[in-house]
Context: one part of a larger RNA
RNA sequence: GGACGAACGCUGGCGGCACGCUUAACACAUGCAAGUCGAACGGAGUAUUUGGGAGCUUGCUUCUGAAUACUUAGUGGCGGACGGGUGAGUAACACGUGAGGAACCUGCCUUUGAGAGCGGAAUAGCUUCUGGAAACGGAUGGUAAUACCGCAUAACAUUAUCGGGCGGCAUCGCUUGAUAAUCAAAGAUUUAUCGCUCAAAGAUGGCCUCGCGUCUGAUUUGAUAGUUGGUGAGGUAACGGCCCACCAAGUCGACGAUCAGUAGCCGGACUGAGAGGUUGGACGGCCACAUUGGGACUGAGACACGGCCCAGACUCCUACGGGAGGCAGCAGUGGGGAAUAUUGCACAAUGGGCGGAAGCCUGAUGCAGCGAUGCCGCGUGAGGGAAGAAGGUUUUCGGAUUGUAAACCUCUGUCCUCAGGGACGAUAAUGACGGUACCUGAGGAGGAAGCUCCGGCUAACUACGUGCCAGCAGCCGCGGUAAUACGUAGGGAGCGAGCGUUGUCC
Repeated sequence: GGACGAACGCUGGCGGCACGCUUAACACAUGCAAGUCGAACGGAGUAUUUGGGAGCUUGCUUCUGAAUACUUAGUGGCGGACGGGUGAGUAACACGUGAGGAACCUGCCUUUGAGAGCGGAAUAGCUUCUGGAAACGGAUGGUAAUACCGCAUAACAUUAUCGGGCGGCAUCGCUUGAUAAUCAAAGAUUUAUCGCUCAAAGAUGGCCUCGCGUCUGAUUUGAUAGUUGGUGAGGUAACGGCCCACCAAGUCGACGAUCAGUAGCCGGACUGAGAGGUUGGACGGCCACAUUGGGACUGAGACACGGCCCAGACUCCUACGGGAGGCAGCAGUGGGGAAUAUUGCACAAUGGGCGGAAGCCUGAUGCAGCGAUGCCGCGUGAGGGAAGAAGGUUUUCGGAUUGUAAACCUCUGUCCUCAGGGACGAUAAUGACGGUACCUGAGGAGGAAGCUCCGGCUAACUACGUGCCAGCAGCCGCGGUAAUACGUAGGGAGCGAGCGUUGUCC
């Protein structure tokens, strides 16, 4: 000198764009943050129309059936594995980069080829009874489906056996033929379509393996028993001590094993002429975590932040028998701290989930609010104006300086205030932002300047006060009676809505 997610002191007009708990991965009141589909299903309810019966006050009440429209608790489907948060752990195939999978999976989507035949048994909702303070149940009866199950049909699917051909990278891969065995389906509707099953391929996403790279310490030198390898069996989508039984005794290590400390990694960012050093906040990619620890279930996908089970700590309710909870989602509260924002508006746009659609949901997102936290832009007036006014300061008392500065004259209208018009973003309709941006007219210099420094480094000097005191200070150093170094004033220098100080990095 530059930089900062900064803080503190003094000061503070406006706008645009960014950014805003770096500390306690501390505890959380309250609200919201993941639903959706009635075109899968049987009900229930409401409204309208209508058929039948009963009572009769003859047009009202009630019972029952049908149709249409709407709502929806439950069964069922898809989505809650995305999106959003945090960086505790992790020195590791976690990440980066480059390869490999002849050892693998992939819902929705795209393309292609086949196909959906016949049956069955339940169950929630509901009814009745009933336990419990509650959370939540138990029993009986009966019911539907795109829920569940059986049979059929099957191959280019899978498995087994036997051949042929081609290829390679050890195991083997591809292709083709024969025989045998096994396995599927679901309907809805407004008749336009949307779905269902099997198979092949693609795309997307994931999983696994390997080469290289990735902090400090030797005042850590030995570490290791599923440890290293083999055989067999199990398990997985898949290879594998991944797990198990048996067998062998290996494996790693001064090219730093093990242990200890620290740390999410990268694209990037800051700095520097570069080499390098430091860093990983915002944005993007990957990983890990979701009160602490463990576990699996469902599913194409999780060992699942707003799912389940168990244990621990904590908080709350309780009729003491037992229950409920998890903000490292968005706001917000307490606490910690030098320090970090609103319990806002809207789904209008972009995107996501569901749905045939209308649409619903979306604290993702778009916006607004607060903060000079940063960067950028603009303004606080412009021109003229010497009697060089008054006042201040200083003086050698002549003057000098503040100083064209002010007054005064002539203007301007950026910002501002008021009034009117008023968008783009959206497409026929739909705009939170927002009566915002912007435009027009009017008004009036009015409402808008401070901070630090002035001994040298380092741009900028005098007076008074003080008297090694009070104080200053980044270094050298200043102050003990003439202090350009302390304090105040005048003047000056620098930067400017900021200026200084502190901290950290280069």